[in-house]
Molecule: transfer RNA
Organism: Patescibacteria group bacterium
C1' cells in the first nucleotide's frame, strides 16, 4: 500500500426491512436454621462513529474508526 471478516446489554451471542432478545452475571422475591441449587421478577442499549436509500433501518449503500486474518 491492497484485499477479507468483526464491532449489538457488564460478558458470550441472537434478531427476514417492521415492537431490539436469550445465556451467564447484577438486584428484588419465594425456598432454606442459613448457604448452595431451583422458581418467579426487575433493572441494564447513542445496535462503533458519521452521512445516504426507505413509509419504516441493527439488517441495504458510502465513508471514517478499533481489532484480527491474508497479500504485496
Nucleotide at each position: 500500500g491492497g484485499g477479507c471478516g468483526a464491532c449489538u446489554a457488564g460478558c458470550u451471542c441472537a434478531a427476514u426491512g417492521g415492537c431490539a432478545g436469550a445465556g451467564c452475571a447484577u438486584u428484588c422475591c419465594g425456598g432454606u436454621c442459613a448457604c448452595a441449587u431451583c422458581g418467579g421478577a426487575a433493572a441494564g442499549g447513542u445496535u462503533a462513529c458519521a452521512g445516504g436509500u426507505u413509509c419504516g433501518a441493527g439488517c441495504c449503500c458510502u465513508g471514517u474508526g478499533u481489532c484480527g486474518c491474508c497479500c504485496a